[in-house]
């Protein structure tokens, strides 16, 4: 030098001048994101009279260990599988509970089968044996040498695989050995299903409050707890459906599993302490426009908050590792 | 804000407990006919919206993007 891999880190146009908008403690100060996006998970928060228990459905999730408010997320380790490697992927539990499924090809597709081929007998048709080989196919009921045989086969051996069984490490998945078995148990569960763990619904237009207005009538019987069943609530209000009325404020609403900095723990995710800060809050919906100048300027706009995935995207930067090729 | 359907030919729609995509319609080319229509015969026509995964195989099951289109309050 070329190739490739891996992981962090920064920014998000700027300066000036003019005119607007939103908030508040008004001479002023603050004023969208890294995804504010997709709603794919998970959680706070709030109602649903309470949200308890067991039993069934549905649904998700599925290697072992950690982490966390929680997750199907992120860290770690196993094991499988790609890569020469660095690494990367993996919804990676059970196919000796059970039920299904395999089209076409092929002799024969699941406790199978005999086309071509070997071998035997036989003039010959065939008959028997056999499954090394050769064909089909995603898959043919171990492989690979050898014994052995008319040919031939776990029939028989030793390697390999695979099953089983106690020990050993290890927290664990699971590993390396070691004994024995004998070839029985083939695939598919992002088929249905069985094991184990998790889930009550609804969502900030939830919910709570002032003020205005309006006209009441009907069915329904016992009801609610979203499936029974226990418990529990409610008992004159509760549901439903038809009419009337109103189109107004306040709240919720941003201080929060926050942020920064220093120390301490942990391989890591991620936590603990102190110290410091305060960092949009609109209700039709503010955060912009024009104009010089330098620029390389892309996806894109909160709307009750937050932890995560995933997708769109411009500019720049650093560390580490692997292989190649060349000089020393 | 939430939530539910749905995308297959050039148009309408089937096919969705996996087996290799069809039907009318339109469009071509020949027959029929004096000539068009109707008829009749053949023929054309697809990234099953994109992209991954499971699987021996995907329209068809999973997981991600997109387009459309209806719903509640």
């Nucleotide at each position: 030098c070329c190739a490739g891999g891996u992981u962090c880190c920064g920014g998000a146009g700027g300066u000036a001048a003019u005119c607007g908008c939103u908030g508040c403690a008004u001479a002023g100060c603050a004023g969208a994101g890294g995804a504010a996006a997709g709603u794919c998970c998970g959680g706070g928060c709030u109602c649903c009279a309470u949200a308890g228990g067991a039993c069934a459905a549905u649904g998700g999730u599925g290697c072992u260990g950690g982490u966390u408010a929680a997750c199907g997320g992120c860290c770690a380790g196993g094991a499988g599988c790609a890569g020469u490697a660095a690494u990367g992927c993996u919804a990676c539990a059970g196919a000796u509970a059970g039920u299904g499924c395999a089209g076409c090809a092929g002799a024969g597709a699941a406790u199978a089968g005999a086309c071509c081929g070997c071998c035997u007998c036989g003039g010959a048709a065939g008959a028997g044996g056999u499954a090394a080989g050769g064909g089909u196919g995603a898959a043919a009921c171990g492989g690979c040498a050898g014994u052995g045989u008319a040919a031939g086969a776990g029939a028989c051996u030793a390697c390999c695989g695979c099953c089983u069984g106690g020990a050993c490490a290890g927290u664990g998945a699971u590993g390396g050995a070691c004994a024995g078995g004998g070839c029985u148990a083939g695939g598919u569960a992002a088929a249905c299903c069985u094991c184990a763990c998790c889930a009550g619904g609804a969502g900030c237009a939830a919910g709570g409050c002032c003020a205005a207005g309006a006209a009441g009538c009907g069915a329904u019987a016992a009801g609610c707890u979203g499936g029974u069943c226990c418990g529990g609530c409610a008992u004159u209000g509760a549901u439903c459906g038809c009419g009337g009325g109103u189109a107004g404020g306040c709240u919720g609403c941003u201080u929060g599993a926050g942020c920064u900095a220093u120390g301490g723990g942990g391989u890591a995710a991620c936590u603990c302490a102190u110290a410091g800060c305060c960092u949009a809050g609109a209700u039709a919906g503010a955060u912009g426009a024009u104009u010089a100048c330098c620029u390389a300027a892309a996806c894109a706009g909160a709307a009750c908050c937050c932890g995560g995935c995933u997708u769109a995207u411009c500019c720049g930067g650093g560390g580490c590792c692997u292989g190649g090729u060349u000089u020393u | 804000u939430c939530u539910c359907c749905u995308g297959u030919a050039g148009c309408u729609c089937a096919g969705u407990c996996g087996g290799u995509a069809g039907a009318g319609c339109a469009g071509g080319u020949g027959g029929c006919u004096g000539u068009u229509a109707a008829c009749c015969a053949c023929c054309c026509u697809g990234u099953c919206g994109g992209g991954g995964g499971u699987u021996c195989a995907a329209a068809u099951c999973c997981c991600u993007c997109c387009g459309g289109g209806g719903g509640a309050g």
Two RNAs folded together computationally: RNase P RNA and transfer RNA, 401 nucleotides in total. It holds a member of the Rfam family "Bacterial RNase P class A". Rfam describes the family as follows. Ribonuclease P (RNase P) is a ubiquitous endoribonuclease, found in archaea, bacteria and eukarya as well as chloroplasts and mitochondria. Rfam classes the family as a ribozyme. The coordinates come from a structure-prediction model, not an experiment, and the mean pLDDT is 76.